The RNA shown here (SAM riboswitch aptamer (S box leader)) has 111 nucleotides and comes from Heyndrickxia ginsengihumi.

[in-house]
Formats: sequence, structure tokens, C1' cells
RNA sequence: AACUUAUCAAGAGUGACGGAGGGAUCUGGCCCUGUGAAGUCCGGCAACCUGCCAUUUAACAUGGUAAGGUGCUAAGUCCAGCAAAAUGGGAUCCAUUUUGGGAGAUAAGGU
Repeated sequence: AACUUAUCAAGAGUGACGGAGGGAUCUGGCCCUGUGAAGUCCGGCAACCUGCCAUUUAACAUGGUAAGGUGCUAAGUCCAGCAAAAUGGGAUCCAUUUUGGGAGAUAAGGU
């Protein structure tokens, strides 16, 4: 890097340094931000993998724990983009909602 599988409505700071951008990419929206962005550190959340504990004859499995490896810590993955359906409006158009898809993120796995 591509592939496969699973998950993506919950949760998490009144901290320190830092100084102007940020919300993946493109387009269109909508937001956050000197009442301090990104980034780094610390703290925290969660429980995907490993470890440990309990149940079990054992395995599987389930539950717990949070030591190790990641991850995450504004808004549903901030929303839409493609397709279908329903409802409303005179309408192949528009709006709203739902479902599926696409793209993406994270974990684990083998290559």
C1' cells in the first nucleotide's frame, strides 16, 4: 500500500507549552477558533488485540479487569453529493424523511 472481517447515535479536560488556523480529500453548505486553531505533553474515555481473573472438565463462549499494543477525546463519519421509496406542493422540478450504495476512519488478520 491494496485486500478481508468487524464497528462507526454512547463516552472522554475550567491542565501545561504553543501561537493561526481547523472540521480527511474535491464541490456546495454549515460550523469551531485570540473567551486561543493545528501540533506536543499530561490527564481522561473506551474495550478492538495481547495479558490476567471468574464461570466451564476443557475448548468455544460470556462476564470482569485496564498491566501491555493501538485508537479516540465539538457537532451522527458535522451535513449533502449516487440510486430507490414515501409524503407534500400544479410539476420529469423542489422540499422533507427513510433505506441502500459510494467515499472515509479505527481495530484485527493474512499477503